[in-house]
RNA sequence: AGAGUUUGAUCCUGGCUCAGAACGAACGCUGGCGGCAGGCUUAACACAUGCAAGUCGAGCGGGCACUUUCGGGUGUCAGCGGCGGACGGGUGAGUAACACGUGGGAACGUGCCCUUCUCUCUGGAAUAGCCCCGGGAAACUGGGAUUAAUGCCGGAUACGCCCCCUCAUAGGGAUAUGGGGUGGGGAAAGAUUUAUCGGAGAAGGAUCGGCCCGCGUCUGAUUAGGUAGUUGGUGGGGUAAUGGCCUACCAAGCCGACGAUCAGUAGCUGGUUUGAGAGGAUGAUCAGCCACACUGGGACUGAGACACGGCCCAGACUCCUACGGGAGGCAGCAGUGGGGAAUCUUGGACAAUGGGGGCAACCCUGAUCCAGCCAUGCCGCGUGAGCGAUGAAGGCCUUAGGGUUGUAAAGCUCUUUCACCGGGGAAGAUAAUGACGGUACCCGGAGAAGAAGCCCCGGCUAACUCCGUGCCAGCAGCCGCGGUAAUACGGAGGGGGCUAGCGUUGCUCGGAAUUACUGGGCGUAAAGCGCACGUAGGCGGACAUUUAAGUCAGGGGUGAAAUCCCGGGGCUCAACCCCGGAACUGCCUUUGAUACUGGAUGUCUGGAGGUCGAGAGAGGCGAGUGGAAUUCCGAGUGUAGAGGUGAAAUUCGUAGAUAUUCGGAGGAACACCAGUGGCGAAGGCGGCUCGCUGGCUCGAUACUGACGCUGAGGAGCGAAAGCGUGGGGAGCGAACAGGAUUAGAUACCCUGGUAGUCCACGCCGUAAACGUUGGGCACUAGGUGUGGGAGGUAAUCAACGCCUUCCGUGCCGUAGCUAACGCAUUAAGUGCCCCGCCUGGGGAGUACGGUCGCAAGACUAAAACUCAAAGGAAUUGACGGGGGCCCGCACAAGCGGCGGAGCAUGUUGCUUAAUUCGAUGCAACGCGAAGAACCUCACCUAGGUUGAACUACGCAGGAAAAGCCACAGAGAUGUGGUGUCCUUCGGGGUCUGCGAUAGGUGGUGCAUGGCUGUCGUCAGCUCGUGUCGUGAGAUGUUGGGUUAAGUCCCGCAACGAGCGCAACCCUUGUCCUGUGUUGCCAGCAUGUAAUGAUGGGGACUCGCAGGAGACUGCCGGGGUCAACUCGGAGGAAGGUGGGGACGACGUCAAGUCAUCAUGCCCCUUACGUCUAGGGCUGCAAACAUGCUACAAUGGCCGGUACAACGAGCUGCGAAACCGCGAGGUUUAGCGAAUCUCUUAAAGCCGGUCUCAGUUCGGAUCGGAGUCUGCAACUCGACUCCGUGAAGCUGGAGUCGCUAGUAAUCCCGGAUCAGCAUUGCCGGGGUGAAUACGUUCCCGGGCCUUGUACACACCGCCCGUCACACCACGAAAGUCGGCAACACCCGAAGCCGGUGGCCUAACCGUAAGGAAGGAGCCGUCGAAGGUGGGGUCGGUGAUUGGGGUGAAGUCGUAACAAGGUA
Repeated sequence: AGAGUUUGAUCCUGGCUCAGAACGAACGCUGGCGGCAGGCUUAACACAUGCAAGUCGAGCGGGCACUUUCGGGUGUCAGCGGCGGACGGGUGAGUAACACGUGGGAACGUGCCCUUCUCUCUGGAAUAGCCCCGGGAAACUGGGAUUAAUGCCGGAUACGCCCCCUCAUAGGGAUAUGGGGUGGGGAAAGAUUUAUCGGAGAAGGAUCGGCCCGCGUCUGAUUAGGUAGUUGGUGGGGUAAUGGCCUACCAAGCCGACGAUCAGUAGCUGGUUUGAGAGGAUGAUCAGCCACACUGGGACUGAGACACGGCCCAGACUCCUACGGGAGGCAGCAGUGGGGAAUCUUGGACAAUGGGGGCAACCCUGAUCCAGCCAUGCCGCGUGAGCGAUGAAGGCCUUAGGGUUGUAAAGCUCUUUCACCGGGGAAGAUAAUGACGGUACCCGGAGAAGAAGCCCCGGCUAACUCCGUGCCAGCAGCCGCGGUAAUACGGAGGGGGCUAGCGUUGCUCGGAAUUACUGGGCGUAAAGCGCACGUAGGCGGACAUUUAAGUCAGGGGUGAAAUCCCGGGGCUCAACCCCGGAACUGCCUUUGAUACUGGAUGUCUGGAGGUCGAGAGAGGCGAGUGGAAUUCCGAGUGUAGAGGUGAAAUUCGUAGAUAUUCGGAGGAACACCAGUGGCGAAGGCGGCUCGCUGGCUCGAUACUGACGCUGAGGAGCGAAAGCGUGGGGAGCGAACAGGAUUAGAUACCCUGGUAGUCCACGCCGUAAACGUUGGGCACUAGGUGUGGGAGGUAAUCAACGCCUUCCGUGCCGUAGCUAACGCAUUAAGUGCCCCGCCUGGGGAGUACGGUCGCAAGACUAAAACUCAAAGGAAUUGACGGGGGCCCGCACAAGCGGCGGAGCAUGUUGCUUAAUUCGAUGCAACGCGAAGAACCUCACCUAGGUUGAACUACGCAGGAAAAGCCACAGAGAUGUGGUGUCCUUCGGGGUCUGCGAUAGGUGGUGCAUGGCUGUCGUCAGCUCGUGUCGUGAGAUGUUGGGUUAAGUCCCGCAACGAGCGCAACCCUUGUCCUGUGUUGCCAGCAUGUAAUGAUGGGGACUCGCAGGAGACUGCCGGGGUCAACUCGGAGGAAGGUGGGGACGACGUCAAGUCAUCAUGCCCCUUACGUCUAGGGCUGCAAACAUGCUACAAUGGCCGGUACAACGAGCUGCGAAACCGCGAGGUUUAGCGAAUCUCUUAAAGCCGGUCUCAGUUCGGAUCGGAGUCUGCAACUCGACUCCGUGAAGCUGGAGUCGCUAGUAAUCCCGGAUCAGCAUUGCCGGGGUGAAUACGUUCCCGGGCCUUGUACACACCGCCCGUCACACCACGAAAGUCGGCAACACCCGAAGCCGGUGGCCUAACCGUAAGGAAGGAGCCGUCGAAGGUGGGGUCGGUGAUUGGGGUGAAGUCGUAACAAGGUA
C1' cells in the first nucleotide's frame, strides 16, 4: 500500500466481497512446562448451607468457671452504655439529568485527627439485667419488686458562643468588620496499674460532604407546540444552607425551529480498541463519580443514611406454624438451581497492606494476601544436536528411463533445557509473628529418554499431482466449482502457513475519499426545488478613528493516579513491575499585540437605487372589429353517383346527394408576413383598433449614500388533462357504435360520435414544467451571423457601406475542464457567497401516519425481503421489415427439365427373429457402396469353440505337427488310420501347457490426429514500426477513380510487409525446330480383286521433345499528361483466349472412432472367433434423384458415311462354323500407335405408318432358353415367343444453363466370377436461343447509421393468468405493555390540630402547673380500584399488491424506422 467481481473487450460511476488489527469470547480438532493477567457480556431470575461487622470489663451493675493468704484475683458471658454497622465489598436496573466531565461560585455542615484558649462545680429521678408471677406452638411479650453507670435530668459558673440593643469604619444598599451593654440564653464524666486515656465550651486548620452556575454529553420532526407552582414578585414557613423547596396573595409570564415537549436507547469519565491523522466504535478487569440493594412508599437514629447483611407500611414470592400468628431478602465470598454458545473452589491465612473497636495485649475483617480450576489472553522455553547415500525399505507419481518423500530414517558420536528422582533451601520481617511453602532458587543423578498438532494448496493468496465420484455426493468469503480425463467435491502422496496451538463463528475499527472537517459530488452515471417574491439566517464595497468579542503571543492555576510515549532500573529474557521525564492537543485567569473578521462613530461613490431624454417588442388585462375557410339552413342549375382506402366496406344519395351559383346562420382559429426573429421569472404569448398597465435597453445626469446578494419556513404565479356551477358548441374529438385488417384485433386504417376543446367564476398544483445545466458577482484568445440602441467616418444634407461601443440571441473554436461524449465570455473554465439535492439495484415515490383537496389525487416518506450487480460514455462485431455503392444464371430475357405416368435407385415410415451401421436444411436422401445370391457382414436364428492369425519373452514339457485316407455331421468340427524335420550335435525349426497377452465394425467425432464439406475462388484476413486515443481500439485497410480482384492509380500520419488475388503448373487452340515406329504416304518404284501390303520417304497428318506467340505492345476517343476504359489495326488467339489443378484468417463443438490412427471407458468360455441358413432386396404410405415415354423435327424396315477417350493374359478374343437370338464350338493374333474389344449413334438416302392409346409407349405376366458361378427359390443379367398396363406434355411450386454452353446422340472405363439400356467418371458427334436492365426475390462485398444484441435477431425481452414458497400492508375484532389525566379508597409516616386519656426527674408542702406521651381529627401520601381517551406491540377469517422460483399458458409491448418512432 491494495485486490476480486458488471463487459466480447474498455474507461468511468457504483455497490458487494477479501487480505490487517482487536476480543471478558464461544465452538471443532489437538494439547508438554512455566511466569503474568483474566474469568455470568444472558435472568437487577430464584436461592439450600457456611462465612462476609464487630469491639471495648481502663464506662456500669451482675451471672458463671477457676483460684484464694478469704481482702480479693483471673478468665468468660447476656444486658445497660460508648464507638463502629453511612467505610470496605457487590451490581448497572433506573437515569438524557447539574447524573457525569471540565472550569468556576457563595448562602452551608463536618464524628474521629491537628493547633490554640478556657473549663471539668453540685445534685436528682429512673431503667435493662437479675428475681417473682403471667401469655404464646414459636417469634416474642405483659405485670410487679429491686439496682448501676462515661445512660437520663435539674441547679451553678462561663468567654471571644447564640439572641437582642447600641456605636464606629467600609459600602449606593443588602451587609461585612471591630467595639460597648447592669440585657436574655446555653456546658461537662469519669476510668485506672498514677502515667495516661477521656469529657465540655470557643476559635482556627485539615479532611469529607451538601448547594449554585458556564460549557460539553445518543437517535427520531412520520413527536411542533409545551407549561398553573407553571414564570416572576411580596409576606410567611422550612432547611446545615440558597431557592416555588412549601404556603397565602399579586402579576401573566416562562421554554421552543440554535429543536422545547414527547418517544426510543443508555450509568458517565480517566481510558480501551482501530486509524497516518481527523474520526469511528466501546466504557470488562484497574481508578474517579453517580445510582441501586426483592418491588413501591416512609421516616427514625446519627457528625454523616432516608441506611445491601437497621426499622415501619403496602405488594409479589418463599419458608415455619399448634392456623391464632410469625420469619426472610447472596446485585458480599464460596456454592445451588435456572437461563444460555458461554464464565471457576461451598480452599488457606490474617504472615503482609489496609479498615473497625480497644490505653494496650488483642479481637474481628470472603477487604486483602495467597493457593485451586480453565490454553481465556499475553510472554518465555522445550519436544534434541552433529555426522550420515547402497540416495535402503515402504508410500506416491511416472514419458517405465526415472523422480519424490529425503539426511529424512536406520546407523555412529554427543548433549540434558523442561519434566522426573535425591539433597540443600531463601528474600518477603528493623525485635517476635510466613498462609504462600519445603515454594522460588542452587547442587547431584538417570536416560533421547516423557512431550506436535491444526488449517490450507482454482484466482484474490504462499502451496500440485494421482485415484474415486459424474450437476450426484458435496464445496463456497466473493468470483464460482461438480453433467466421465475436477490442481475447486472425497481420499491419498507431496507441498505451503502458523505452532501448544490451529481453524470456524460472532462483534468492532480499518481498508471505505462508500456521509468526504481533514477529504466527494449533482448536463448524460444517484442528485438543481417548475418559476420568481420575500421572513429568519448566512455572506457582504472604499477611507479614517476607536474598541479588543473572535484571532495571535507571554505568564499563572488546573488538567487525580494508573494507562500511552521516551529514558533508566528489577524479576536469567520477555510478558509483568518500579522510578524519572514528557504528554494529557482542554478549561479558567492575567498581561500584551491590533493586520484581518466583528462592535461603535464619522466620511465617500465605484455596488444598488433615483431623475431627465429617447427606443423596440406575439409582455399582461379589458372592450370593440375584420376577412378567408369548414359545417349547417334556404333557393337555383344539374344527374347518378359521391365519399373513403393498400384494397374495400360501413356511410350519404332518385324523398335529388357529390359538383356548382346566390343568400343567410353560428362557433372556433387567425394563412402569407414568419426569421436557431421578438417579449416574458417560468408556464407561455401571433388578424386589426382603442383604453389601462408591468418589465427591459440605450444616452445624459450636479440626486440618495451600501440602501446589496442569497434565501430554511411562508405566501404568490404555474401547460395540458381533470373537477364544480352556469353558458356556448362550427370544426376536431377520449369513451362508445359500426366497417375493415387479422389466427385473434377490446389497436394501428375508415365512417360516425358523447364528454371535452371555447367563455365566466371557483378548484386542482402536476409534466421529458428540459438547456435534463439553481441564483448573484468578478476574471480568462478569438472568428462569424442576427435583434435593439448610441457615437464616429465622405466639408454639409440623405441613403448605403465601413469603424467603435452597450445590451440580447445563435454557430464555430484556443487555453482549461471532462469517464468520455462534449462545454468553452450565454462555461460544464478559474474563484468567492447563499440555497436545494444525492449516497448500489429492486421492493417504492409504495405502505403506515400526518397536512392539503369536492373528488381524482398531491406533498412528506419508510421497513421487511431480495440480487451482485443496476448504470454512464465510448470500442469492435453481429443484426435491422435503416440508408448509399457494387457483384453473382440472383432476378429479368430465353432454352430444356422436375412436380402428373410406369419403372430404377436412395431415404423416411411401417413391418420383421433380423430388416446391421452411419449421413438429416442449403452443405443427408443414384450419399459411405468403383457393383449385398454365398463371401462381403458389422444384423437375426441355430450349432460349435476358447484362442483362427500375432508376439519379444519367461517357465515347464513333448516328438510330434503339417499333409494324406476313411467315417459321422448341414458344416465348423470330431473320431480313427497313415505319417514322422534339419543339424556343424552347440542347437535351430515346430508343437503342447501356464503366465504375460491377443481380439472387438463395442461406446465416446462433445477427448483427438488425419481427411473432407460449407460460406466461397467470395476478396478479403493480418502484422512490424510510427502516429492518435487514459483505454478497448483507431490509423494503415477510409476517401476520389478503376478492376474479375485490398487489381491498379491519385490523395492522405502514415511507411512498409505477410497470407490470400493474379502469375508461375497441367490441358486445349496457331506456328517453328528436332525425331520418325507399331504412326503417316505427297512424290519415285513394286505387288494385289482390294488394303502403306512392300522398297523407300519425312513433305503432310499424327506422336514425342523443345521453342515461338499476347504484352493494352501499336493507333484513335474518353480520363486527373494517371490507373484504366471504349473503338480499331494486325493476328490462330485480344484485353485473366477456353478449361483444370490450386481454397487466405476463420465459421458451423459441421461430417467421419464403420477407411486408417488414437486417449479414456467397456467385454474376455464373450460384445472375441468358426459354421449353416436367413436378413440388408421385406411394403397401406410419403419424399428425393434419375431412366423411359406420351409420338410425325416421330416409330419401323432397308441401304450408306464420319470419331475420340480408353481397356486387355485366370485377359481382349479376330476369322470360320452352329443357333432366329442370348450364345456355343474351335482357335489365329496381341502383354498391344502393330492384335482384339470396334459395326459408333444421331446424320444422310429410299420405303412404310397418317393422328389412333396407334406399327406410339413399353410396364406387368405366361412359356421356352443362354451365360456366370459350389449354388440364380428367397435374390442375377441376358435372349426368343406371347401378353401389351399407366401415360395424349403434367396444380401450387421448383431446378439447370450465357457457347462449342444448353439440348440431343452414341462410345469407353473403374468396381467386377456374374450383375449398371437408368448410377458414377471420362470421350467425342450434331449443335442453338437470350441477356432491355438491376425496381424486386436469394446470397455476398465495402462505407455509413441505430441498438437494451455479444450463445450475437433462431438475439433480447414485457405483462396477465396457473402452481409453490417468503416477508409486508389492510381487516370485523381480540390480547397485552407503557405513560398521562379525572375521580374513589387511603397503609406506614412526618407535619399541624385537639381534650373528657396517661405521665419519674423541673416548679409547687398540696391542689395543680410546665412539658411530654398514647389516642383522635386533618393536609400530604404508596399500592389498589373505577372511567374515558392516548400510544406502542402481538394475533386475526379474509383480502391487497410485492419478491423469488424448472423447460407451464396467452399474446408481442420495448430494444433496428422493433415493423403505428
This is a predicted structure of a 1461-nucleotide RNA (small-subunit ribosomal RNA) from an uncultured bacterium. RNAcentral holds the sequence, with entries from ENA. The coordinates come from a structure-prediction model, not an experiment, and the mean pLDDT is 84.